[in-house]
Context: one part of a larger RNA
RNA sequence: UCGUGGCUAAGGAAUUAGGCAAAAUAGUCCCGUAACUUCGGGAGAAGGGACGCCUCCCCAUGCGAAUGGGAGGCCGCAGUGAAGAGGCCCAGGCGACUGUUUAACAAAAACACAGGACUCUGCCAAGCUGAAAGGCUAAGUAUAGGGUCUGACACCUGCCCGGUGCUGGAAGGUUAAGGGAGGGGGUUAGAGGCAACUCGAAGCUCUUGACUGAAGCCCCAGUAAACGGCGGCCGUAACUAUAACGGUCCUAAGGUAGCGAAAUUCCUUGUCGGGUAAGUUCCGACCUGCACGAAUGGUGUAACGAUCUGGGCACUGUCUCGGCCACGAGCUCG
Numbered sequence: 001u002c003g004u005g006g007c008u009a010a011g012g013a014a015u016u017a018g019g020c021a022a023a024a025u026a027g028u029c030c031c032g033u034a035a036c037u038u039c040g041g042g043a044g045a046a047g048g049g050a051c052g053c054c055u056c057c058c059c060a061u062g063c064g065a066a067u068g069g070g071a072g073g074c075c076g077c078a079g080u081g082a083a084g085a086g087g088c089c090c091a092g093g094c095g096a097c098u099g100u101u102u103a104a105c106a107a108a109a110a111c112a113c114a115g116g117a118c119u120c121u122g123c124c125a126a127g128c129u130g131a132a133a134g135g136c137u138a139a140g141u142a143u144a145g146g147g148u149c150u151g152a153c154a155c156c157u158g159c160c161c162g163g164u165g166c167u168g169g170a171a172g173g174u175u176a177a178g179g180g181a182g183g184g185g186g187u188u189a190g191a192g193g194c195a196a197c198u199c200g201a202a203g204c205u206c207u208u209g210a211c212u213g214a215a216g217c218c219c220c221a222g223u224a225a226a227c228g229g230c231g232g233c234c235g236u237a238a239c240u241a242u243a244a245c246g247g248u249c250c251u252a253a254g255g256u257a258g259c260g261a262a263a264u265u266c267c268u269u270g271u272c273g274g275g276u277a278a279g280u281u282c283c284g285a286c287c288u289g290c291a292c293g294a295a296u297g298g299u300g301u302a303a304c305g306a307u308c309u310g311g312g313c314a315c316u317g318u319c320u321c322g323g324c325c326a327c328g329a330g331c332u333c334g
Base pairs, nucleotide, nucleotide: 001329002328003327004326005325006324007323008322010320011319014318019315027051028050029049030048031047036041038152052074053073054072055071056070058069059068060067061066075079087313088312089311090310091309092308093307094305095304099111100110115150116149117148118147119146120145121144127136128135129134153300154299155298156297158230159229160228163227164226165223166222167221168220169219172218173217174216178212179211182208183207184206185205186204187203190199191198192197231249232248233247234246235245258292259289270286271285272284273283274282
């Protein structure tokens, strides 16, 4: 010096990002126990009291041992006399819960979850896998199976189908291979010509090509617990202020309920109230929501949580501010 352990006057979180660490609590019996609540809980809530040993054999139970009650007594600072063995309360955020996870920096508010919804699938199912045979689904059959989103429960879940997607539709437009009327070229049996050469049927062949030709797309509808979206400017009331009201432009429609400086608020330590002597945090309000908002769910919510935030009681070497001791290791000296 480090590690581990023990003690420490007075104070008691003044330490610190933060009570990190430590201290404290702790057993059994009895008394007692709030808000809230899904009536189960909350709850071991909280809080309080008792606890050893000896004698009597008075009482109750018991076959007995003994246990409980009662009376009397003894010792200590201390009687659950060792060890082991909950700290508690108040308020808020998030997630309902028990569970799951980054083996070796993250255990959480992330994942899962029961429940909710949409959607696909009629069975040789859809979906997945494989080159195929085949396999899983499933020795299941729509109260089943797959996919996606949401995430107990309570109250709810508004408006927009213009864009994208999906579903349905089929009149018209567009449209491939294929088919193919007709046209053009090559070749030539033959014809004409003294010859050069010219013309040239059928067939074969090269090419062009009207017309015909599905789905798809265009088009028409539906659909948002599909992907998504949910306005601007100006004026107006008998103080002022504000604007229930009006005008106007744009839109597919202009954000409903609820919530709101929020895990979301930039300005911002917003303003007011509470708590403190003093509070960028916290709690309750307000609403000017830079940039909440309804299953990318909204708002609540008892219980639960090695969760996050704020406060209080208890307690302490965290600190004022240090000190001492034990054991182990290292180092220095011998």